[in-house]
Context: one part of a larger RNA
């Protein structure tokens, strides 16, 4: 000098920030991801009989983003620079071609049945932008031939496979759908270099190292598998053990360095613990599914339900960390043609001197100096222009009136807030530590190696500037000290 601090004493206001560093402990309750009737049928309600609206369901898109946490990880995890002739990409966007004709179901609904519930079975009916054949194919994919290339790239021929969906509108047209090819953005994988401590860890390794065939993936690869070979790594520190998310940055420092990785931003990892896949453009998926386990809850004992490391909040742990608030007005996101709906992201407000910054607690005048206090050589000195008194001011405060910007047309939670005007009245607002030396600041009394102080040196055993109290003083100031940690 710094701090995500805590503790003690004290505490007026405002602005901007920050706020579980410990138990990745357990969680009551509410909310945090939905939306679309311009894809579809059904049921209820309304109806001007055109239709409108509500509900569950089928279907589509979104739930892989946003938000949280740092357990694990010493690793291509991160940082940086490259590679991908070894790759993917929904939505957006450029170009191009197409959108023909059929079919069979099923949920909802309804009948019956089982169950305490969660839920399930069975018969029947029905629709679609749900599902399945057929046609077409500019093309694309697979196999194969020729050519190009170092190469699996490009060009070209043959064979085989592969599309589509409608809705709204009087119409014009709009929104979609399918194939192909570019772009942008986003991602996967690979490589060089860098990335803590321990040798009181010296040898490590069996899919191990390489090859061939096969499988698998969007894609290369022992990624997996069969066989073959016996390799591969290591004092330039392998292996093992410990610790740790990494970075931009942050703190310190003249610099070099050291320390650190809260808030903000990028990347990674995790979602009760362990494992697994499904769906999908994308997950091996925080508020999805399945299995196992621990824990909690419900039960009619047969069986079920749950996952705050989302926002609040509770218990616990701890020296220690906030409201079960308001709003979608703004910014951004999802869905929708739209109107709009949803959004604890976000924007605000609340709490906390936790930090930084700013302001105030009054200004002037006022005695060779009141009273009181302290001290005294009893003369005085000091507190001290300090107070009182007199003259002012009103930042702030209280009350009243007006009242925004933030919103390119409408729409303002914040908020009757900021700010402006008027009125009132010095009014409501100062403490904390220290005073032996280091180190700015001294006397009196009490105590008597006691009680106590102390960062170091050291004070205290009867005249203590070092303990306690008082007066006085010094330093900082809405703070001041102490403790912890870093330089």
């Nucleotide at each position: 000098g710094g701090u995500a601090a805590a503790c003690g004493c004290u505490g007026g206001c405002g602005g901007c920030g920050u706020g579980c560093c410990u138990a990745a402990a357990a969680c009551a309750u509410g909310c945090a991801a939905g939306u679309c009737g311009c894809a579809c049928g059904c049921a209820g309600g309304c109806u001007u009989c055109g239709g409108c609206u509500u509900g569950a369901g089928u279907g589509g898109c979104a739930g892989a983003c946003g938000g949280c946490u740092g357990a694990g990880u010493a690793a291509c995890g991160c940082g940086u620079g490259g590679g991908u002739g070894a790759c993917g990409u929904a939505c957006c966007u450029g170009u191009u071609g197409g959108u023909g004709g059929g079919g069979a179901a099923u949920a909802a609904c309804u009948g019956c049945c089982c169950g305490a519930a969660a839920g399930g079975g069975u018969g029947g009916c029905u629709a679609a932008u749900a599902c399945c054949g057929c046609a077409u194919a500019u093309g694309u994919c697979u196999g194969u031939g020729u050519u190009u290339u170092c190469g699996u790239u490009g060009a070209u021929g043959c064979a085989g496979g592969c599309a589509a969906a409608g809705c709204c509108g009087c119409a014009a047209g709009g929104c979609g759908c399918c194939g192909a090819u570019g772009g942008a953005g986003c991602g996967g994988c690979c490589c060089g270099c860098g990335u803590c401590c321990g040798a009181u860890u010296a040898g490590c390794c069996a899919g191990u190292u390489g090859g061939u065939g096969g499988g698998g993936u969007a894609a290369c690869g022992g990624c997996c598998u069969a066989c073959c070979a016996a390799a591969g790594c290591g004092a330039c520190g392998a292996u093992c053990g410990g610790u740790a998310g990494c970075u931009g940055g942050u703190c310190u420092c003249a610099g070099a360095g050291g320390a650190u990785g809260a808030u903000c931003a990028g990347c990674c990892a995790g979602a009760c613990u362990g494992g697994g896949a499904c769906u999908g453009a994308g997950a091996c998926a925080c508020g999805g599914c399945c299995c196992a386990g621990a824990c909690u809850c419900c039960u009619a004992c047969g069986g079920g339900a749950g996952g705050c490391a989302g926002c609040a909040g509770u218990u616990a742990g701890g020296a220690a960390u906030u409201u079960u608030g308001g709003g979608c007005a703004a910014u951004g996101g999802g869905c929708g043609c739209a109107a709009g709906c949803c959004u604890g992201a976000c924007c605000c407000a609340g709490c906390a001197a936790c930090g930084c910054c700013g302001c105030g607690u009054g200004g002037g005048u006022g005695a060779c100096g009141a009273a009181g206090g302290c001290c005294u050589u009893c003369g005085a000195g000091u507190u001290g222009u300090a107070a009182a008194g007199c003259c002012c001011u009103u930042u702030u405060c209280u009350c009243a009136g007006g009242g925004a910007a933030g919103a390119u047309g409408a729409u303002g939670a914040c908020g009757g807030u900021a700010c402006c005007u008027g009125a009132g009245g010095a009014a409501g607002a100062a403490g904390c530590a220290c005073c032996g030396g280091c180190u700015a600041a001294c006397u009196a009394c009490g105590u008597g190696c006691c009680a106590g102080c102390a960062g170091c040196c050291g004070c205290g055993g009867u005249a203590a500037u070092a303990c306690g109290u008082a007066g006085g003083g010094u330093g900082c100031a809405a703070g001041c000290g102490u403790u912890g940690c870093c330089c």

The prediction has a mean pLDDT of 89. This is a predicted structure of a 487-nucleotide part of an RNA (small-subunit ribosomal RNA, 5' domain) from an uncultured bacterium.